[in-house]
RNA sequence: GCCUCUGUAGUUUAACCUGGAUAGAAUGCGAGCUUGCGGAGCUUGUGAUCAGGGUUCAAAUCCCUGCAGAGGCG
Numbered sequence: 001g002c003c004u005c006u007g008u009a010g011u012u013u014a015a016c017c018u019g020g021a022u023a024g025a026a027u028g029c030g031a032g033c034u035u036g037c038g039g040a041g042c043u044u045g046u047g048a049u050c051a052g053g054g055u056u057c058a059a060a061u062c063c064c065u066g067c068a069g070a071g072g073c074g
Base pairs, nucleotide, nucleotide: 001073002072003071004070005069006068007067010027011026012025013024020057028046029045030044031043032042033041050066051065052064053063054062
């Protein structure tokens, strides 16, 4: 330098291929209840689509560029 893959809550991950779901879940964290105590149980709250642009009535999803990471070739 070229090619491929990946990027979603603090963490792991679903939805992406085939555009229309309120972006769902687990875990973590805060509060309350419970309990002899608790890190266990119950209730509740909390927070995410890497950035910019394009297409479209509608983009996490499709297209382009960039950024970051992984791998391969030279």

RNAcentral holds the sequence, with entries from ENA. A computed fold for a 74-nucleotide RNA from Candidatus Iainarchaeum sp., annotated as transfer RNA. It matches the Rfam family "tRNA". By type it is a transfer RNA.